[in-house]
């Protein structure tokens, strides 16, 4: 360049966000199974369990052309007893010798971790029947059995004796080559032993006939090739555990033998003492390998059914026999279990062959047809046998095709579902109409597979294909529909029932359960479960990490190994290229082909990534050979130091002991005690003892590999660093086991012992204190030997070597300039901070890497269980290393964010606190709550943010509760029918509602054709429907309360960050205020703040009646003044000063009615609290309809043992009572009203009554003030409570109203703990007005009079902004959370013990068989003998070696049970504390030792993964 190939990802930890991490899902695949459903054809596949037993019936015969005899048939033929006997021929059958064949085909995987298989190579160390090929040869005697025939035993299985007989059956002899064996000879070869050919000699060693007239053909016999098929041998590959580290004795190897087809300790006898083994021996588990299949991009992972190739087995050990081959699935012997037959003496049998039965199992088929095809055995052939194999059946088990109809067809029918009632959708879907005929039936027709010359010969099968004719007729059905994931709505149910792959859903509106409708996916199937690959890079060879997320050994030292400097030459192991051989076939991929397509089959290629020979090439790695110095050491000259070991010395403080002055306390704490002390402590003098540690100097200073090391001299000793460049020449790096060091605790032994101090003991402290604080105190700590061997042994960072900007310190060196002496400038090593590139989730890190690359070790693989339990090894013990699984979770973790929290900081505001007044808590009464009672006390508010709240008026009504009495289309609205005008006073019963009678009265509107008809009312009926103050404020609107009148709260756009998210809005100043300046990656903007609005302080203008009055009472006139009520004016830090940073502002002043938001209101950001209301109204939804609605009497909301809370009145002389004079006000009300004034009463009030729809008249007296008396007393205070008499409203004051007068005259004498409210016309005190209202006010809202004190200031309560910090919290501290106990359930360890399992050992017994003896018993062939006989051999017998199963033993290993017992896991609200997390209220946390109900405490030591405040250092700007 070109061609080819080729990889998707989602959910789930949070409040949100990145990052580690695991859990889950979408895919495909199966020899399945299951539930649901099923038309049809091809092709395939089917006991995965129990290698568990098996009933029948088949699967191996076959050859009469090897042999003798037997039977049947049919001839002949002789004989005579004419139907019997002989002899004879052909056919054919055949149990027996005999041959071959049974070792092949079939089946199944139990053993096996093995040269078993897989690949490649070797046998010079081997066989190989039938088969082909080529060379010879087949000559001649013999001796027996079987069958049969007879006895005989036996139930049968079967057996044993005489007797007879053949053969391609056995046996001897001759002959022989290129056999074999010895010896000798010579070519050629080899890979170490050797091979191969050749030639001599000795010695040895075969045979078989049968058929055919006959040629011949088929056998046989030596021999040698070949091809098949075997055997053994080596290289390499081939699961899992080290909690299996040492095995082994014929083991390992020689030497000579033996045995085999052959080589080997195979196997003997001797010798020698060896082999294996960390590159995993041995032992345990599991498992047949392999072509291959399945999944993946791919590497890899998992699997080895059907096909095909090797082993292995064949009821379960064992053994030989035969044979070319076997130690034999449908042979044999023995032994063990089993099943069976039996006359009890003994016999038979092995389906993991096809079929089939039982069992097992979630599960797997016909006791089928044929040798027609293709093989196989036996034959000369015909031909016989083949459950091998060809077929048929059974199964949706699997992979492919095909169908259930096809076109048209709107009124979008009915019918179902939703529903905003309009309508949508089921839906062209149906019905219909017109067509087709795959399939289905019925009929006819009809193969291929049959080879070879003719003929015969087909299980499948009248089967597959073909024709005709008929019928849209017989054939659609599962799973899903909340994300992942395509597909929504009603209804029922209500943490139930139930569903779930992972997240979760379901507590009354469920797209997530159950049922319909609808849809969405695939489809004769669809889903579930299982298992396996994938996704998973989540074990990382492709292609992962280790500082904080899991994970660097505690540290050197070194051993195996793993890796290494520059150069020459040679070498080819590794590594590169060619070429040959192999990688069986089928599977696989491409491309053809062939079944109507397809699957499926069938050709041709590629692939098969491997291994092996060979031939080259030499860079690189490696061996080797020579050489260098820079890497590493050595020498040589400096040099700083708490390096180590040991001695020797000293001062200072603590204790204690003696003595002296002195006296009453000392000591200790938040505060006190406990203890000490009048026997004289403490304190102070002096003197003495004793043992442990070494103040200042001292420093992110130095020294060692870590742990660690600190007075001073000496001694003795390791190591580093500069420097030189003499000398060695790669000598190095790291480093698994190993070895050694190794804080503190702690152990042993034997010494010390001032001090501290676990444990213990008192004192506190607390609910309570097995702590924390105190006062004492023992091990300990301290020396010396020895032992543990672990710590947050931490830079939570392994060692090495190289490279990659800089800048500041500081320790020890060496250089240079220059000097008087520093200072400067370079280099080497160590130590630190700062930072750039770079890495990182981030935070960081950054020449001392956590940057780039390289070598080499150690370790990680999701939380719990657990660093636990069992084994092992180490320890004198504590204990330490190595180190698990069951179960359970769906997270558990890391950095960083934004938010709340801190008994964390730092600014900073607020009557937060103080500073001061007046009060509540205590009495009594009202009022509301809450318990309580009640027929009912209707309901509803509950920290702040309920409680004199809703309620701005419960005697009825109101009322919504209770009891009686009543009404059912209704008390109240529409719509429809028929009547009727309506309306309506008296009566009678009843508590009323109502009911009944009976009607006095009394008559509207428009239209008219005068008959009527309408509009509105009302009565009656009907059914749609009204009603519900019934549930749900957690379904909701709408309105409210609080944080807070606090100063926050966002947003566009740009910067930063991977991201949540930051900036802005922070920082320095002010400011009530995120207000304003100034600075800055921000820049602007919004909604709050402020201002704009009302109301008050001054003023001016204007306009004045009902107000005013400088005129003289009205009238009248005036509108200055007061005043009303409308518009301006006036305050902005605007002037001056002085601080501030030349600003923003602050502080002083001036002037002004006011000064710094002039006082007051109105205004309440985004948000909090599922906050409060469904009982103001409105609302979904459930509920209820003769009632949960509606009406009426009558009760009750008003009860009262008792607790709160909110006011009121009081306790008194700053006052109470009394009189008098007398003023001063605001702001409000008034026609069913407010009432003047007069009169009547003690008084509430009444009787008459003028004005007044109000700047006009009335309420309306303001009240505290002023004098007198009262003299501290329960009073001349207080006034509850009661009695009596009255009075107002109302139909109606008993439950239940106010008020008046008269009498009574309670508690109370300033109130524990606590607690509230208020910074100026405020607080306190004082009286007035209004709503609400027929009456009813200490409540609530207003309105004026009088009229104070105090704030040094922010330590401290207690709210609130802000920045900052920590954090394991996010429902956000009222949170998260730990451990004992208590109960349920689960797996598990340990247990005295009991039962089994396996693989060994080592003895005993030993069948069967093989070998090897053998003097015993028998013996035909061959030898010797004339023969008796006797030799050789050979059978039984016994004997011996070996040995299966069998028995004993003692361990070993692996299970099951197991009283009791030990921790662990899960569980809804139990129990005791309150340990973490914030400075978690004593920081925690780690090893260690101790105590204690737990949690944990406390001692040593170490760690920051500690807040917070201050000092030192040292960095960065300047």
């Nucleotide at each position: 360049a070109u061609a080819u190939u080729a990889g998707a990802g989602a959910g789930u930890u949070u409040g949100a966000u990145c990052c580690u991490g695991g859990c889950u899902c979408a895919g495909g695949a199966c020899g399945a199974a299951c539930g649901c459903u099923g038309g049809c054809g091809g092709c395939g596949u089917g006991c995965c369990u129990a290698a568990c037993a098996c009933a029948u019936g088949c699967a191996a015969g076959u050859c009469g052309a090897a042999c003798g005899g037997g039977g049947u048939u049919c001839g002949a033929a002789a004989g005579c007893u004419u139907g019997c006997u002989u002899u004879u021929g052909a056919a054919u059958c055949u149990a027996g010798u005999g041959g071959c064949g049974c070792a092949c085909g079939g089946g199944u995987g139990a053993g096996u971790a093995a040269c078993g298989c897989g690949u490649g190579a070797g046998c010079a160390a081997c066989c190989u029947a039938c088969c082909u090929g080529u060379c010879a040869g087949u000559g001649g005697g013999g001796a027996a059995u079987a069958a049969c025939a007879u006895u005989u035993g036996g139930a049968a299985a079967c057996a044993a004796g005489u007797g007879c007989u053949a053969a391609u059956a056995c046996c001897u002899c001759a002959u022989a080559u290129u056999g074999u064996a010895c010896a000798u000879u010579g070519u050629u070869c080899a890979c170490a032993u050797g091979a191969a050919c050749u030639a001599u000699g000795u010695a040895u060693g075969a045979a078989a006939g049968a058929a055919g007239u006959a040629a011949u053909u088929c056998g046989c016999u030596g021999a040698u090739a070949g091809a098949u098929g075997g055997g053994c041998u080596c290289g390499c590959g081939u699961c899992c555990g080290a909690u299996u580290a040492g095995c082994c004795u014929g083991u390992u190897g020689g030497c000579g033998g033996g045995g085999u087809a052959a080589u080997g300790g195979c196997c003997c006898a001797c010798c020698a003492a060896a082999g294996c083994u960390a590159c995993g021996a041995u032992c345990g588990g599991u498992a047949g390998c392999c072509g291959g299949a399945c999944u993946g991009a791919g590497a890899g992972g998992u699997c080895g059914u059907a096909c095909g190739g090797c082993c292995a087995c064949a009821u379960u050990g064992g053994g030989a026999c035969u044979g070319a081959g076997a130690c034999a699935c449908g042979g044999c012997c023995c032994a063990g279990a089993c099943u069976c037959c039996u006359a009890c003496g003994g016999g038979a049998g092995g389906c993991a062959g096809c079929a089939g039965u039982g069992g097992g199992g979630g599960a797997u088929a016909u006791u089928g047809c044929a040798c027609a095809a293709u093989g196989g055995a036996g034959g000369a052939a015909a031909c016989u046998c083949u459950g091998a194999u060809g077929c048929a059946g059974c199964a949706a088990c699997g992979c492919c095709g095909c169908g259930u109809g096809a076109a048209g067809g709107a009124u979008u029918a009915a019918g179902g579902u939703c529903u905003u009632c309009g309508g949508a959708u089921u839906g062209u879907a149906a019905a219909c109409u017109u067509c087709u005929g795959u399939u289905c039936u019925u009929g006819g027709u009809g193969a291929a597979g049959a080879a070879u010359u003719u003929a015969a010969u087909g299980a499948c099968g009248g089967u597959a294909g073909c024709c005709a004719a008929g019928c849209a007729g017989c054939a659609a059905g599962c799973u899903c529909c909340g994300g992942c994931u395509a597909a929504c709505u009603a209804c029922g149910u209500g943490c139930c029932a139930g569903c779930a792959g992972c997240c979760g859903c379901g507590g009354u509106a469920a797209u997530a359960c159950g049922u319909a409708g609808g849809g969405a996916g695939c489809c004769a199937g669809c889903g579930u479960u299982g298992u396996c690959c994938g996704g998973a890079u989540u074990u990382a060879c492709u292609g992962g990490g280790u500082g904080u997320a899991a994970a660097g050994g505690g540290u050197g030292c070194g051993u195996a190994g793993g890796c290494g400097g520059c150069u020459u030459g040679g070498c080819a192991a590794g590594u590169c290229a060619g070429a040959c051989g192999u990688g069986a076939a089928a599977u696989u991929u491409a491309c053809a082909g062939g079944c109507u397509u397809a699957a499926c089959c069938u050709g041709u290629a590629a692939a098969c990534u491997g291994c092996g020979u060979u031939u080259g090439a030499a860079a690189c790695u490696g061996c080797u050979u020579g050489g260098c110095u820079u890497g590493a050491g050595u020498g040589g000259a400096g040099u700083a130091g708490a390096g180590g070991c040991a001695g020797a010395u000293g001062g200072a403080a603590u204790u204690u002991c003696c003595a002296g002055u002195g006296u009453a306390g000392c000591g200790g704490u938040g505060a006190a005690a406990u203890g000490c002390g009048u026997a004289g402590a403490u304190a102070u003098u002096g003197g003495a003892a004793g043992g442990a540690a070494c103040a200042c100097c001292g420093g992110u200073g130095g020294c060692g590999a870590a742990g660690g090391c600190g007075a001073u001299c000496u001694g003795c000793u390791g190591g580093g660093c500069u420097u030189u460049a003499a000398c060695u020449g790669a000598c190095g790096c790291u480093g698994a086991g190993g070895c050694a060091c190794g804080a503190a605790a702690g152990c042993a032994u034997g010494g010390g012992u001032a001090g501290c101090a676990a444990a213990c003991a008192g004192g506190a402290u607390u609910a309570g204190a097995u702590a924390c604080c105190c006062u004492g105190g023992u091990a300990g700590u301290c020396c010396a030997u020895g032992c543990c061997g672990u710590a947050a042994a931490c830079g939570a960072u392994g060692a090495u070597u190289a490279c990659u900007a800089g800048g500041u310190g500081u320790g020890g060196g060496g250089g240079g300039u220059c000097u008087g002496a520093c200072c400067c400038c370079u280099u080497c090593c160590g130590u630190g901070c700062c930072g750039g590139a770079g890495u990182u989730a981030a935070c960081a890190c950054a020449a001392u890497a956590a940057g780039u690359a390289a070598u080499c070790c150690a370790c990680c693989u999701g939380g719990g269980g657990a660093g636990u339990a069992c084994g092992g090894c180490c320890g004198c013990a504590a204990g330490g290393u190595u180190g698990a699984a069951a179960c359970u979770c769906a997270a558990a973790g890391g950095a960083a964010u934004u938010g709340a929290c801190g008994g964390g900081g730092g600014c900073u505001c607020g009557c937060a606190c103080a500073a001061g007044c007046a009060g509540u808590g205590g009495a009594g009464u009202a009022u509301g709550u809450g318990g309580u009672u009640u027929a009912a006390u209707u309901c509803g508010a509950c920290g702040a943010u309920a409680c004199g709240c809703g309620a701005a008026a419960a005697a009825c009504c109101u009322u919504a509760c209770c009891a009686g009495g009543u009404c059912u289309u209704g008390a109240c609205a529409u719509c429809c029918g028929a009547c009727u005008a309506a309306c309506g006073a008296g009566g009678u019963a009843g508590a009323a509602a109502u009911a009944c009678a009976u009607u006095a009265g009394g008559u509207g509107c428009c239209c008219u054709u005068c008959g009527g008809g309408g509009a509105a009312a009302g009565u009656c009926g009907u059914g749609a429907c009204a009603g519900g103050u019934g549930g749900u404020g957690c379904a909701u609107g709408g309105u409210u309360g609080u944080c807070g009148u606090c100063a926050g709260c966002u947003c566009g756009u740009g910067u930063c960050g991977u991201g949540a998210g930051a900036u802005g809005u922070u920082g320095g100043g002010u400011u009530a205020a995120g207000u304003c300046c100034c600075g800055c990656a921000a820049c602007g903007a919004g909604c709050g703040c402020a201002a704009c609005c009302c109301u008050u302080g001054c003023g001016a203008u204007u306009a004045g009646u009902u107000g005013c009055u400088a005129c003289g009472u009205a009238a009248g006139a005036g509108c200055a003044c007061u005043c009303u009520a409308a518009u301006c004016g006036g305050a902005c830090u605007g002037c001056c000063g002085u601080u501030g940073a030349c600003a923003a502002a602050a502080c002083g002043g001036a002037g002004g009615a006011a000064g710094g938001u002039g006082g007051g209101g109105a205004u309440g950001a985004c948000g909090u609290c599922a906050a409060a209301u469904c009982a103001u109204c409105a609302u979904g939804c459930c509920c209820u309809u003769u009632a949960u609605g509606a009406c009426c009497u009558g009760g009750g909301c008003u009860a009262c043992a008792c607790a709160c809370g909110u006011a009121c009145u009081a306790c008194a002389a700053u006052g109470g009572c009394u009189g008098u004079u007398a003023a001063c006000a605001g702001a409000g009300g008034g026609a069913u009203g407010c009432a003047a004034c007069a009169g009547a009463g003690u008084a509430a009030u009444c009787u008459g009554a003028a004005g007044c729809c109000a700047a006009c008249c009335c309420c309306c007296a303001a009240a505290a003030a002023c004098a007198g008396c009262c003299u501290c007393a329960g009073u001349u205070c207080a006034g509850a409570u009661u009695g009596c008499a009255g009075g107002c409203u109302g139909a109606a004051a008993c439950u239940c109203g106010c008020c008046u007068g008269u009498a009574u005259g309670a508690a109370g004498a300033u109130g524990g703990a606590a607690u509230u409210g208020c910074u100026a016309g405020u607080a306190a005190u004082c009286g007035c007005g209004a709503a609400u209202c027929a009456g009813c006010a200490u409540g609530u809202c207003g309105c004026g009079g009088u009229g104070a004190a105090u704030a040094c200031g922010u330590u401290c309560c207690c709210g609130g902004g802000c920045c900052u910090u920590g954090u394991a919290c996010a429902c956000a501290c009222c949170g998260c959370c730990c451990g004992u106990c208590a109960c349920a359930c689960c797996a598990u360890g340990g247990g005295a013990g009991c039962c089994g399992g396996u693989a060994a050992u080592a003895c005993c017994c030993a069948a069967a068989a093989u070998c090897a003896g053998u003097u015993g018993u028998c013996u035909a062939a061959c030898c010797c003998g004339c023969a008796a006989g006797g030799g050789a051999g050979g059978a039984c017998g016994c004997u011996g070696c070996c040995u299966a199963a069998g028995g004993u033993a003692g361990g070993a290993u692996u299970g099951g049970c197991g009283a009791c017992u030990g921790g662990g896991g899960u569980g809804a609200a139990g129990u005791c504390g309150u340990a973490a997390c914030a400075a978690g209220g004593u920081a925690g946390c780690c090893g260690u030792a101790u105590c204690g109900g737990a949690a944990g405490g406390u001692g040593c030591g170490g760690c920051u993964g500690g807040a917070u405040c201050a000092c030192c250092u040292c960095c960065u700007u300047u």

Small-subunit ribosomal RNA from an uncultured Eubacteriales bacterium, 1518 nucleotides, folded computationally. Model confidence (mean pLDDT): 82 of 100.